Context: one part of a larger RNA
RNA sequence: UGACGAGGGCUCGCACAAGCAGCGGAGCAUGUGGCUUAAUCCGACGCAACGCGAAGAACCUCACCAAGGCUUGACAUCGCCCGGAAAGCCGUAGAGAUACGGCCCCCCUUGUGGUCGGGUGACAGGUGGUGCAUGGCUGUCGUCAGCUCGUGUCGUGAGAUGUUGGGUUAAGUCCCGCAACGAGCGCAACCCUUGUUCUGUGUUGCCAGCAUGCCCUUCGAGAUGAUGGGGACUUACAGGAGACUGCCGGGGUCAACUCGGAGAAAGGUGGGGACGACGUCAAGUCAUCAUGCCCCUUAUGUCUUGGGCUGCACACGUGCUACAAUGGCCGGUACAAUGGGCUGCGAUGCCGCAAGACGGGGCGAAUCUCGAAAUGCCGAUCUCAGUUCGGAUUGAGGUCUGCAACUCGACCCCAUGAAGUCGGAGUUGCUAGUAAUCGCAGAUCAGCAUUGCUGCGGUGAGUACGUUCCCGAGCCUUGUACA
Numbered sequence: 001u002g003a004c005g006a007g008g009g010c011u012c013g014c015a016c017a018a019g020c021a022g023c024g025g026a027g028c029a030u031g032u033g034g035c036u037u038a039a040u041c042c043g044a045c046g047c048a049a050c051g052c053g054a055a056g057a058a059c060c061u062c063a064c065c066a067a068g069g070c071u072u073g074a075c076a077u078c079g080c081c082c083g084g085a086a087a088g089c090c091g092u093a094g095a096g097a098u099a100c101g102g103c104c105c106c107c108c109u110u111g112u113g114g115u116c117g118g119g120u121g122a123c124a125g126g127u128g129g130u131g132c133a134u135g136g137c138u139g140u141c142g143u144c145a146g147c148u149c150g151u152g153u154c155g156u157g158a159g160a161u162g163u164u165g166g167g168u169u170a171a172g173u174c175c176c177g178c179a180a181c182g183a184g185c186g187c188a189a190c191c192c193u194u195g196u197u198c199u200g201u202g203u204u205g206c207c208a209g210c211a212u213g214c215c216c217u218u219c220g221a222g223a224u225g226a227u228g229g230g231g232a233c234u235u236a237c238a239g240g241a242g243a244c245u246g247c248c249g250g251g252g253u254c255a256a257c258u259c260g261g262a263g264a265a266a267g268g269u270g271g272g273g274a275c276g277a278c279g280u281c282a283a284g285u286c287a288u289c290a291u292g293c294c295c296c297u298u299a300u301g302u303c304u305u306g307g308g309c310u311g312c313a314c315a316c317g318u319g320c321u322a323c324a325a326u327g328g329c330c331g332g333u334a335c336a337a338u339g340g341g342c343u344g345c346g347a348u349g350c351c352g353c354a355a356g357a358c359g360g361g362g363c364g365a366a367u368c369u370c371g372a373a374a375u376g377c378c379g380a381u382c383u384c385a386g387u388u389c390g391g392a393u394u395g396a397g398g399u400c401u402g403c404a405a406c407u408c409g410a411c412c413c414c415a416u417g418a419a420g421u422c423g424g425a426g427u428u429g430c431u432a433g434u435a436a437u438c439g440c441a442g443a444u445c446a447g448c449a450u451u452g453c454u455g456c457g458g459u460g461a462g463u464a465c466g467u468u469c470c471c472g473a474g475c476c477u478u479g480u481a482c483a
Base pairs, nucleotide, nucleotide: 001483002482003480004479005478007477008476009475010474011473012472013471015467016466019430020429021428022427023426026321027320028319029318030317031316032315033314034312035311042053043052064307065306066305067304068303069302070301073123077122078121079120080119081118082117083116084115088103089102090101091100092099093098106114107113108111125296126295128294129293130292134290135289136285137284138283139281141279146185147184148183149182150181151180152161153160154159165176166175167174191273192272193271194270196241197240198239199238200237201236206230207229210228211227212226213224215222244267247261248260249259250258251257323423327382328381330379331378332377333376339370340369341368344363345362349358351356389420394415395414397412398411399410400409436459437458438457439456440455441454442453
């Protein structure tokens, strides 16, 4: 100087407390361990591995296993030699890779050509090893408020000071003081988005007022942007304004600041995001990629068929669905936002109980389309039961994608109708448009997520006395046989 302490002081954080909803019990989904296996490819392991890499394992992917092949090679460049098109189509053998036969028979610059095949030599290739040789990227402490430097001063020196102190803040934020004076990386701001308003622009968007058409009518009206038009409104895009403790009052060192108030769409960082200091963990990744060294080279390379990654006495993590009446089921009815679409989205119509089929208007989309929002509201029914709750499991039949759904896809219909009556010890998330709850979209993708992930909107709470305690963190101080 640090680190540590069941030392002390001050302070903070959904850390506790106060609450709400869960998990832990059930069934299923998914990941992991274990076991099994010819193989169940590999990595990730407290927080910070375990719905993680994987934004999608039937084949492919694929790295694993079995079997069958190839050896200048599936892929690249070059030298030398030889030959011809190569490719494609058909047939035969084969599980296929492949082999054989037939058909087909290139260009003009006419050559040491392009291009392709064979041979040969350099070489290719490796998801083989080492993340403890590395780059790059990432997690974590932590969006915590810290981490340092120059000059000066002090100390023999390691070092100290500054950065401590008094206040204050979300903040080493700011003020005051001070042997310090300044500065840098962080904080904040600048960036994006959302909340208010103004101006401009009106198409594919909008329709108040004025006309028109069509539909409907109880002849009052209603409905339809469909048309002429309109720019008012909504909305979209672009550009401004707006919030700064600016104003008033109390407190405070005539300070920083803090409390209350006014006005305001918004008030003291308005909400959210991007942004992550010096460093820590030899943290993670050689399997994204790159790369040193080592290793393989008729195989650890490469091609193919089939299997496996989906196995199942069990254990754990993360989720979904429930156990019901604040509910289930049936009918009617209302209101979103984000997004996607040409190998695509697919309307009206029509067939089917349905999944879906036929068909194809329109649309590279503010135009057409996916598209139906669902919780909600209204009415009817069920009446507390293992039930009209719950839906696992199983049987039969279908649909779709795809060369192919047996291992091993999703969906539909009929039948079946398991456990489960709110979950021990313990444990998680959350402070407001949040939790809870409800649906919608997208990436990946032939197909496959009603449960994962990333977004979007709808409905919409309860509680916070407080900091004694648990956990983590910051600053000061103290002890130390630790570095």

The part of an RNA shown here (small-subunit ribosomal RNA, 3' major domain) has 483 nucleotides and comes from Streptomyces sp. HK17. It matches the Rfam family "Bacterial small subunit ribosomal RNA".